Overview: This is a predicted structure of a 146-nucleotide RNA (FMN riboswitch aptamer (RFN element)). Model confidence (mean pLDDT): 75 of 100.
RNA sequence: AAUUAUCUUCAGGGGUGGGUGAGAUUCCCCACCGGCGGUGAUUGCGCGCAUUUUACAUUGCGCGCACAAGCCCGCGCGCGCGGAAAACGCGCUGAAUCGGUGUGAUUCCGAUGCCGACGGUACAGUCCGGAUGAAAGAAGGAGGCA
Numbered sequence: 001a002a003u004u005a006u007c008u009u010c011a012g013g014g015g016u017g018g019g020u021g022a023g024a025u026u027c028c029c030c031a032c033c034g035g036c037g038g039u040g041a042u043u044g045c046g047c048g049c050a051u052u053u054u055a056c057a058u059u060g061c062g063c064g065c066a067c068a069a070g071c072c073c074g075c076g077c078g079c080g081c082g083g084a085a086a087a088c089g090c091g092c093u094g095a096a097u098c099g100g101u102g103u104g105a106u107u108c109c110g111a112u113g114c115c116g117a118c119g120g121u122a123c124a125g126u127c128c129g130g131a132u133g134a135a136a137g138a139a140g141g142a143g144g145c146a
Stems, first nucleotide, its partner, number of pairs: 006141005015030001017029003031126002033116002035075004043066008070114002078092005096112005118129003
């Protein structure tokens, strides 16, 4: 370092704005938020080569590391059916365009949009609840074999 089985820990953000109303953090106006893995040209740092210089710096190229998409791909969560069952099996599951730069971007920059389970309640992404739960996955421990 790889592989195999296993254990532990961690693993979601957001309204004490205004209006109407008997009543709304649910309607209207305004504000705010974005799980995990992948991809990826921002950016930062380091190294090497070239350029240039007295030297450094600059600039270009290459490599490595870190970071990098709510709406591109996949997953989790969630929902439905079967089931004694939170086992397990099958199925379903949100939303983006335009312009710019460029060899190359639905990822960068700019603009304007859009989306968000179930139960409760005046209709909820933001309140309360299932949930001190589950989980994509992340990190670590110890062991076996070679």